Predicted 3D model of a 73-nucleotide RNA (transfer RNA) from a Candidatus Moraniibacteriota bacterium.
The sequence was found in a public genome assembly.
Model confidence (mean pLDDT): 81 of 100.
Rfam family: tRNA. The family's RNA type in Rfam is transfer RNA. Gene Ontology term of the family: triplet codon-amino acid adaptor activity.
[in-house]
RNA sequence: GGGCCCGUAGCUCAUCCGGUAGAGCGCCUGUUUUGCAUACAGGAGGUGAGGAGUUCGAGUCUCCUCGGGUCCA
Numbered sequence: 001g002g003g004c005c006c007g008u009a010g011c012u013c014a015u016c017c018g019g020u021a022g023a024g025c026g027c028c029u030g031u032u033u034u035g036c037a038u039a040c041a042g043g044a045g046g047u048g049a050g051g052a053g054u055u056c057g058a059g060u061c062u063c064c065u066c067g068g069g070u071c072c073a
Base pairs, nucleotide, nucleotide: 001072002071003070004069005068006067007066010025011024012023013022019056027043028042029041030040031039049065050064051063052062053061
């Protein structure tokens, strides 16, 4: 320098044909307990790496950039 893959909540990952973005763990509150843990109920938390384009509509399609992984030189 070139090819391919990946980037979604604090962490690990879903959502794969474009249609209001979710789970588990973690965090907060409440009930339960003398207290902690467990259990149960509820809640907060996301410009979907950044930008542009296509579209009525983009995490999803296209392009550029950044970061990571891998292969080739």